[in-house]
Context: one part of a larger RNA
RNA sequence: GGAUGAACGUUGGCGGCGUGCCUAACACAUGCAAGUCGAACGGUGAUAGCAAUAUCAUAGUGGCGCACGGGUGAGUAACACGUAGCUUAUCUGCCCUGGAGAGUGGGAUAACGUUCCGAAAGGAAUGCUAAUACCGCAUAAGCUCACGGAAAGUAGAGGACUGUGAGAAAAGGAGAAAUCCGCUCUGGGAUGAGGCUGCGGCCCAUCAGCUAGUUGGUGAGGUAAGAGCUCACCAAGGCAACGACGGGUAGAGGGUCUGAGAGGAUGAUCCUCCACACUGGGACUGAGACACGGCCCAGACUCCUACGGGAGGCAGCAGUGAGGGAUAUUGCACAAUGGGCGAAAGCCUGAUGCAGCGACGCCGCGUGGGAGAAGAAGGCCUUCGGGUUGUAAAUCCCUUUUCUGCGUGACGAGGAAGGACGGUAGCGCAGGAAUAAGUCUCGGCUAACUACGUGCCAGCAGCCGCGGUAAAACGUAGGAGACAAACGUUAUCC
Numbered sequence: 001g002g003a004u005g006a007a008c009g010u011u012g013g014c015g016g017c018g019u020g021c022c023u024a025a026c027a028c029a030u031g032c033a034a035g036u037c038g039a040a041c042g043g044u045g046a047u048a049g050c051a052a053u054a055u056c057a058u059a060g061u062g063g064c065g066c067a068c069g070g071g072u073g074a075g076u077a078a079c080a081c082g083u084a085g086c087u088u089a090u091c092u093g094c095c096c097u098g099g100a101g102a103g104u105g106g107g108a109u110a111a112c113g114u115u116c117c118g119a120a121a122g123g124a125a126u127g128c129u130a131a132u133a134c135c136g137c138a139u140a141a142g143c144u145c146a147c148g149g150a151a152a153g154u155a156g157a158g159g160a161c162u163g164u165g166a167g168a169a170a171a172g173g174a175g176a177a178a179u180c181c182g183c184u185c186u187g188g189g190a191u192g193a194g195g196c197u198g199c200g201g202c203c204c205a206u207c208a209g210c211u212a213g214u215u216g217g218u219g220a221g222g223u224a225a226g227a228g229c230u231c232a233c234c235a236a237g238g239c240a241a242c243g244a245c246g247g248g249u250a251g252a253g254g255g256u257c258u259g260a261g262a263g264g265a266u267g268a269u270c271c272u273c274c275a276c277a278c279u280g281g282g283a284c285u286g287a288g289a290c291a292c293g294g295c296c297c298a299g300a301c302u303c304c305u306a307c308g309g310g311a312g313g314c315a316g317c318a319g320u321g322a323g324g325g326a327u328a329u330u331g332c333a334c335a336a337u338g339g340g341c342g343a344a345a346g347c348c349u350g351a352u353g354c355a356g357c358g359a360c361g362c363c364g365c366g367u368g369g370g371a372g373a374a375g376a377a378g379g380c381c382u383u384c385g386g387g388u389u390g391u392a393a394a395u396c397c398c399u400u401u402u403c404u405g406c407g408u409g410a411c412g413a414g415g416a417a418g419g420a421c422g423g424u425a426g427c428g429c430a431g432g433a434a435u436a437a438g439u440c441u442c443g444g445c446u447a448a449c450u451a452c453g454u455g456c457c458a459g460c461a462g463c464c465g466c467g468g469u470a471a472a473a474c475g476u477a478g479g480a481g482a483c484a485a486a487c488g489u490u491a492u493c494c
Base pairs, nucleotide, nucleotide: 001494002493003492004491006490007489008488009487010486013365014364015363016362017361018360019358020357021323026321027320028319030318031317032316035064036063037062040061041060043058044057045056046055047054048053071276072275073274081200082199083198084197085196086195087194090193091192095189096188097187098186099185100184101183103137104136105135106134112127113126114125115124116123117122143167144166145165146164147163148162149161172181173180174179202248203247204246209239210238211237214236215235216234217233218232219231220230221229251273252272253271254270255266256265257264258263278299279298280297281296282295301312302311303310304309329355331354332353333352337351338349339348340347341346368398369397370396371395378389379388380387381386403431404430405429406428407427408426412421438483439482440481441480442479443464444463445462449478450477451476452475453474459466460465
């Protein structure tokens, strides 16, 4: 000098764009943050109607979603990440694109009714009922498995072709209809994911030896899938000064800051990946989780209780307490973008879009412009002559960015309507210099000097050093210098 998610002191006019718990992964009151579908199903209620019926709403069964989106960085030195590959060792709902199908039966159950238990949370018995819920049988192009065949190819092969046998499917709904939306099996694609490998990126050797599922083999189990992944048996291996093992620290990268570069430092915001969800463990469901707002067990903590037993998890958005030098509103809207569900209308969405607060940062604008004395007054200094503040003020002329008031008023919404922001931005008119300047410094480094007070005191200080009676270094005043809606200090990095 540059930089910062900054803080503190003094000061503070406006706007745009950003940005805001770095500390206690501390504890959390309250509200909201994931629902949706009646065009899967049987009920129930409401409205209209004399009724048939129609419309609306919905607790329950069922489907899809809840594995996305959002948060945090505790753990992790690891195939976690980055990069380059491999997967003939794999899976992939919804989506796209081919092929082949959907025949025939059955038994339940929630809701509901009745009875009962419990303070509650909740539960039990019994009776009835539906489905795209559940279960048989049939069919099988293709699929899976078993046993064969032939050819290419490889380090190896379970890949592709082909024969025989065995096995496994399905669901309907809307519509007057056409048709549309679904269902089952299967090939391919796309997307996403799992696994493996080479290389790369912290400190300590005052950590030198580490290892028994350890290293390898055979067989079996297990997984979507290779493998000591797991198990039985056998062998005795495997790693290490090219740093094993141990300890400390730490999410990784794109990037960011600095620097001429090499490098050094860093990993807030934004993007990608990983890990976590009160702490520890576990599985269930599912295409996908070992699941933040799911379940079970244990623990700590908080709450309710009729003492028998129950309920909870903000590292989602706001907000509270605590900690701290320090970090915001219990706001508006689904109008846009995107997501979930739905045939659609639409519903939901603290994602998101906006607004609020903070000079926290960057950028821009303004606080007026011109004329105006050999120079008012006042202040300060003085050698008492004067000098300086100083064209500065007053005064005259002008302008209106900004400000105030009034009026008008968007784009963002692709064919009509529909805008949270927002009566905002912009535009027009009027008024009047009106509403707007500070902070630090002035001994040298370092731009800027005098007076008074103080008297090694009070104090200053980044370094050198000032202060003990004329202090340009302390305090005040006048003046000056620098930067400016900021200025200075502190902390940290280069």